[in-house]
RNA sequence: GGGCUGGUAGUAGAAUGGUUAAUACGUUCCGUUCGCAACGGAAAGACUCCGGGUCCGAUUCCCGGCCAGUCCA
Numbered sequence: 001g002g003g004c005u006g007g008u009a010g011u012a013g014a015a016u017g018g019u020u021a022a023u024a025c026g027u028u029c030c031g032u033u034c035g036c037a038a039c040g041g042a043a044a045g046a047c048u049c050c051g052g053g054u055c056c057g058a059u060u061c062c063c064g065g066c067c068a069g070u071c072c073a
Stems, first nucleotide, its partner, number of pairs: 001072007010025003018056001027043005049065005
């Protein structure tokens, strides 16, 4: 330098053009306990890497950029 894959809550990780985007772990609160853990219940937390485009509508499709991984040179 080129090809491919990926970027979404603190972490991991779904969704796939259409309702203010799941789930698990973690966090906070409540119950249980003398207390802790475990368990049960509840809550908060991401407008999806950035900028454009297409569309009535974009996390999703297209273009450019940045970052990471991998392969080639």

The RNA shown here (transfer RNA) has 73 nucleotides and comes from a Candidatus Woesearchaeota archaeon. The RNAcentral record of the sequence draws on ENA. Lineage of the source: Archaea > Nanobdellati > Candidatus Woesearchaeota. Model confidence (mean pLDDT): 82 of 100. Rfam family: tRNA. The family's RNA type in Rfam is transfer RNA.